A computed fold for a 75-nucleotide RNA from Wenxinia marina DSM 24838, annotated as transfer RNA.
RNA sequence: UGGGGAGUGGCGCAACGGUAGCGCGACGGUUUUUGGUACCGCAGGUUGCAGGUUCGAAUCCUGCCUCCCCAGCCA
Numbered sequence: 001u002g003g004g005g006a007g008u009g010g011c012g013c014a015a016c017g018g019u020a021g022c023g024c025g026a027c028g029g030u031u032u033u034u035g036g037u038a039c040c041g042c043a044g045g046u047u048g049c050a051g052g053u054u055c056g057a058a059u060c061c062u063g064c065c066u067c068c069c070c071a072g073c074c075a
Base pairs, nucleotide, nucleotide: 001071002070003069004068005067006066007065010024011023012022013021018055027041028040029039030038048064049063050062051061052060
């Protein structure tokens, strides 16, 4: 430098153009002498950044940033 993949709550992942959800974790409650387990509830996201297309974008297009893989160039 070229090609490919990834970026979404604290963590791991879904959502294939139409209300951003699941598990774990955090917090609160019930149960318990206490803790754990079990059950119930609740909070937490402007989807890496900036634009574009669209009635509508996490999703499609463009540029950029970060990480991973492959190839190449220089030393």
It matches the Rfam family "tRNA". Rfam links the family to the GO term triplet codon-amino acid adaptor activity. By type it is a transfer RNA. The same sequence occurs in records of 5 taxa.